[in-house]
RNA sequence: AGGUGUUUAGUUUAUUUGGUAGAACAUCGCUUUUACACGGCGAAAGUAGAGAGUUCAAAUCUCUCAAUACCUA
Numbered sequence: 001a002g003g004u005g006u007u008u009a010g011u012u013u014a015u016u017u018g019g020u021a022g023a024a025c026a027u028c029g030c031u032u033u034u035a036c037a038c039g040g041c042g043a044a045a046g047u048a049g050a051g052a053g054u055u056c057a058a059a060u061c062u063c064u065c066a067a068u069a070c071c072u073a
Base pairs, nucleotide, nucleotide: 001072002071003070004069005068006067007066010025011024012023013022019056027043028042029041030040031039049065050064051063052062053061
C1' cells in the first nucleotide's frame, strides 16, 4: 500500500430472505435460612462502533470514517 472478517445490555453472545431486539452470567428487589450461600419468583439494563444513503419499514442492503484481528506485497 492492497484485500478479508468482526463491532448488539456491565460481560459472553443469538437475531434464517429487511417486518415487535432475545438469552445466559452478573446487578437489584422479594422469597427461603437463626444467618450466609444455593434454590425459586420478579425487575432494571440496548435505538445494535460513529455518520450518511436506499426503503412504507434497516442490527440486517449500499457508502464513508473509527477500533480490532488476519492475509498478500
Transfer RNA from Candidatus Vidania fulgoroideorum, 73 nucleotides, folded computationally. It matches the Rfam family "tRNA". Rfam links the family to the GO term triplet codon-amino acid adaptor activity. Its mean pLDDT, the model's own confidence on a scale to 100, is 81. Lineage of the source: Bacteria > Pseudomonadati > Pseudomonadota > Betaproteobacteria > Candidatus Vidania.